[in-house]
Molecule: SAM riboswitch aptamer (S box leader)
Organism: soil metagenome
RNA sequence: UUAUCUAGAGUGGCUGAGGGUACAGGCCCGACGACGCCACAGCAACCAGGCCCGAGAGCCCAGGUGCUAAUUCCUGCCCGGUACGGGAGAGAUAA
Repeated sequence: UUAUCUAGAGUGGCUGAGGGUACAGGCCCGACGACGCCACAGCAACCAGGCCCGAGAGCCCAGGUGCUAAUUCCUGCCCGGUACGGGAGAGAUAA
């Protein structure tokens, strides 16, 4: 810089009190052990590889990443009077 972000996918072991990636508010998870770490398993298919093809598209695979509570948990700024919707910003992932 570009693309995507309402889909999908968890068990075991260790640890032991906070966690949901700044901050604030909300809401939620958590001693029936969360979060984190490790192992194994799984999900997806951006890149790589293969097939097909006039091209585009499509299909296969799973090597490099990523991911496996809640829409990126929701809101915060702007527009539409509210509900709600759209956008921006921030963030995440990939190239």